[in-house]
Molecule: transfer RNA
Organism: Candidatus Nanopusillus sp.
RNA sequence: AGGCCCGUAGUCUAGUGGUAUGAUGCCGGACUCACUAUCCGGAGGUCCCGGGUUCAAAUCCCGGCGGGCCUA
Numbered sequence: 001a002g003g004c005c006c007g008u009a010g011u012c013u014a015g016u017g018g019u020a021u022g023a024u025g026c027c028g029g030a031c032u033c034a035c036u037a038u039c040c041g042g043a044g045g046u047c048c049c050g051g052g053u054u055c056a057a058a059u060c061c062c063g064g065c066g067g068g069c070c071u072a
C1' cells in the first nucleotide's frame, strides 16, 4: 500500500427492510434458620460515527473511525 471479515445493554450473542432476541451479570421478591441453588418480576440499548436510498434502515449504498486476518 492492497484485499477480506467484524463493530448490537457491564460481558457474550440472535436478528438478511416492518415493535431489537436470548444468556450472564445487576436490582427487588418468593423459598430457607441462613447461604448456594431454584422460581417470579424489574431496570439497563441514540444497534461505532456521519451522510444517502426507502412510506419504513441494526439490516441496503457511500465515506470515516476502531479491531482482526491475509498478501506485498
Stems, first nucleotide, its partner, number of pairs: 001071007010024003018055001026042005048064005